Context: one part of a larger RNA
RNA sequence: UCCAGCGAGUUAAUUGUCAUGCGCAAGCUUAAGUCAUUUGACGGAGGCAUAGUGAAAGCGAGCCUGAAUAGGGCGAAUUAGUAGCAUGUGAUUAGACCCGAAACCAGGUGACCUAACCAUGGGCAGGCUGAAGCGUACGGUAAAACGUACGUGGAGGGCCGAACCGUAGCGAAUUGCAAAACUCCCGGAUGACCUGUGGUUAGCGGUGAAAUGCCAAUCGAACUCGGAGAUAGCUGGUUCUCCUCGAAAUAGCUUUAGGGCUAGCGUCGUACGGUAGCAGAUAGGGGUAGAGCUCUGUUUCGGACUGGGGCCCGCAAGGGUACCCACCCUUGACAAACUACGAAUACUGUCAGUGGAACUACGGCAGUCAGAACGUGCGGGGCUAAGCUCGGCGCUCAAAAGGGAAACAGCCCAGACCAUCAUCUAAGGUCCCUAAAUAUAUGCUAAGUGGGAAACGAGGUGAGAUUUCUUAAACAACGAGGAUGUUGGCUUAGAAGCAGCCAUUCAUUUAAAGAGUGCGUAACAGCUCACUCGUCAAGAGAUCUUGCGCGGAAAAUGUAACGGGGCUAAGCAUAGUACCGAAGAUAUGGAUUUGCUACGAUUUAUCGUAUGCAGUGGUAGAGGAGCGUUGAUAUCUGCAUUGAAGUCGGACUGCGAGGUCUGGUGGAGCGUUAUCAAGUGAGAAUGCUGGA
Numbered sequence: 001u002c003c004a005g006c007g008a009g010u011u012a013a014u015u016g017u018c019a020u021g022c023g024c025a026a027g028c029u030u031a032a033g034u035c036a037u038u039u040g041a042c043g044g045a046g047g048c049a050u051a052g053u054g055a056a057a058g059c060g061a062g063c064c065u066g067a068a069u070a071g072g073g074c075g076a077a078u079u080a081g082u083a084g085c086a087u088g089u090g091a092u093u094a095g096a097c098c099c100g101a102a103a104c105c106a107g108g109u110g111a112c113c114u115a116a117c118c119a120u121g122g123g124c125a126g127g128c129u130g131a132a133g134c135g136u137a138c139g140g141u142a143a144a145a146c147g148u149a150c151g152u153g154g155a156g157g158g159c160c161g162a163a164c165c166g167u168a169g170c171g172a173a174u175u176g177c178a179a180a181a182c183u184c185c186c187g188g189a190u191g192a193c194c195u196g197u198g199g200u201u202a203g204c205g206g207u208g209a210a211a212u213g214c215c216a217a218u219c220g221a222a223c224u225c226g227g228a229g230a231u232a233g234c235u236g237g238u239u240c241u242c243c244u245c246g247a248a249a250u251a252g253c254u255u256u257a258g259g260g261c262u263a264g265c266g267u268c269g270u271a272c273g274g275u276a277g278c279a280g281a282u283a284g285g286g287g288u289a290g291a292g293c294u295c296u297g298u299u300u301c302g303g304a305c306u307g308g309g310g311c312c313c314g315c316a317a318g319g320g321u322a323c324c325c326a327c328c329c330u331u332g333a334c335a336a337a338c339u340a341c342g343a344a345u346a347c348u349g350u351c352a353g354u355g356g357a358a359c360u361a362c363g364g365c366a367g368u369c370a371g372a373a374c375g376u377g378c379g380g381g382g383c384u385a386a387g388c389u390c391g392g393c394g395c396u397c398a399a400a401a402g403g404g405a406a407a408c409a410g411c412c413c414a415g416a417c418c419a420u421c422a423u424c425u426a427a428g429g430u431c432c433c434u435a436a437a438u439a440u441a442u443g444c445u446a447a448g449u450g451g452g453a454a455a456c457g458a459g460g461u462g463a464g465a466u467u468u469c470u471u472a473a474a475c476a477a478c479g480a481g482g483a484u485g486u487u488g489g490c491u492u493a494g495a496a497g498c499a500g501c502c503a504u505u506c507a508u509u510u511a512a513a514g515a516g517u518g519c520g521u522a523a524c525a526g527c528u529c530a531c532u533c534g535u536c537a538a539g540a541g542a543u544c545u546u547g548c549g550c551g552g553a554a555a556a557u558g559u560a561a562c563g564g565g566g567c568u569a570a571g572c573a574u575a576g577u578a579c580c581g582a583a584g585a586u587a588u589g590g591a592u593u594u595g596c597u598a599c600g601a602u603u604u605a606u607c608g609u610a611u612g613c614a615g616u617g618g619u620a621g622a623g624g625a626g627c628g629u630u631g632a633u634a635u636c637u638g639c640a641u642u643g644a645a646g647u648c649g650g651a652c653u654g655c656g657a658g659g660u661c662u663g664g665u666g667g668a669g670c671g672u673u674a675u676c677a678a679g680u681g682a683g684a685a686u687g688c689u690g691g692a
Base pairs, nucleotide, nucleotide: 001692002691003690004689005688006687011094012093013092014091015090016089020086021085022084023082024081027048028047029046033042034041035040052059053058062074063073064072065071097237098236100234104227105226107224108223109222115201116200117199118198119197120196121195122194123193124191126160127159128158129156133152134151135150136149137148138147139146164188165187166186169184171182203219205215206214207213212221240626241625242624243623244622245621250263251262252261253260254259264368265367266365267364268363269362270361271360275358277354278353280351281350282349283348284347290341291339292338296335297334298333302329303328306326307325308324309323310321311320312319313318371397372396374394375393376392378391379390380389381388402413403412404411417590418589419588420587422586423585424584428580429579430578431565432564433563437577440575441574442573443572444571450567456551457550460548461547462546463545464544465543466542467541468540469539477535478534479533480532481531483508484507485506488502489501490500514529518527519526591616592615593614595613597610598609599608600607601606627681629678630677631676632675633674634673636671638670639669646665647664648663649662650661651660652659653658
């Protein structure tokens, strides 16, 4: 990993509700218990119903409130209940759908491992060092003490190093030789040494040269059995089929936030009236968008000069002010917590229309409380960041398959009952991959733009507009001129068109020529421009708006920013045509559900047939109808050695779970129909057992 078998909503009591059947019915029913005893009889305490209303006393088809004969609230006038049983479904108490803790408590078992200790034994090759003490000699002393040398001696948690004990480092091993070993190297090795045997200490404990270490491969509290099916708001798993409907990821509260309760949204039942919804008319209130600046605040330009403050002058009166503030007039603005204004929508009432259950009420049963992207000329937070976060409205996914977007839950189109080698379309497409136009008309683009990106930059190119000059000759080019007062005045060392300042920057000669456009000089000089004439001969210049392009443009495996080939259209814009294209629509056949209609049958509650209408995606979940397994009671006067069950094939049949027939194998039991009862259906649980 696979196969086979086993493997999870059960049972009891109490209780709620619904449906069906049975009993009695304005009533229904007993409980404890008693007597009998195989199922009976008695027992009416009590319960529910028959009348309501009020907090209650109470009153009563009425009652309450109230001063009320008012008004209002709840009732009556419209009676069906009750007891038990069965089925289905919830709740409560029990292990309560199944498996799963870490832990807690109690009683025992362990010191053959290991820790410490007690008793009694054993072990330590060889070499080195040479303490005290003692002796002798010498020195020393009055004598000693004492010192030195030599000898003797043999101390030491002394030194080196085997056995023995240990394990700091590298390697290798790491499905090992080994659940801690091996090679090399290393530490101690007469000691706080190592070790044999026997004994002692026990878990709320022992022992510990102390590491939370060790106490039998187990230690922040051993192991074992029991309480015990501890508890688990947590994870995983939960077994046959078909049909109908079909959610939520929100609000409030919560020692609450991954859990609950109530509401919301689903489903089933009952009841209900042209109910809900929709579009129309009509009547409403509003203070949002916008707008505005009266108010509350913020704020701009100009003015007037009114008041206050500061400063200056003045003894004071008073005066001045290129300072500050406020007020006033005027110009222009801003606001979620501003409003003298004010929509669209939305919401509410009424009217008539449409609309066939989509509404509402009550009752049973739920699930949901982690949501996601996208759109918004709706907002808050954040950086008008985020596949960000929090609200409103909408949509899809969730729970939705199909077509498109290369691939792509949330985007675009469109909602799959089944079948068909039929037709038409949507989004999107029509050169090839690849179904359908190498289609049409008119333009644009030259950048492979298309097929990624900004500020900004540019005689790219198309369109439109405004304007200036121009055969009285424009623009460009070429040939000439570009002067004089004057070196204007000032300043300056100098300043002569050209450092700087000033100017009524003037005037003259002119075809024209600035008290000078730029370069240049120390200052001049020099070059040049404006301006003018000539040559030439037809358009030239400036500005604005706009279409499509260009640059700006650097990333990590490999082209790699059209899906690819490739494309100058097979790119872009505009216009219309044809075609392709989906599980959409249509056509034909079939199945099925609910409601309606008609007919028939009938136990009057249903069943069958036919036609038409509307349907038939689906997770959690609600509801309905069935299949199969094991057993029981009947039944078929059932089947079976002329071959049962089981097993391996085949055919037929049912929407399906399944069923029937037939052949092989097998060798002794098995089924139909009706009803009943469940240890009743396996693919998942790191499931359990066995096998491969």
Predicted 3D model of a 692-nucleotide part of an RNA (large-subunit ribosomal RNA, domain II) from a soil metagenome. Rfam family: Bacterial large subunit ribosomal RNA. Its family is annotated with ribosome and structural constituent of ribosome in the Gene Ontology. The full RNA is in RNAcentral, with records from MGnify.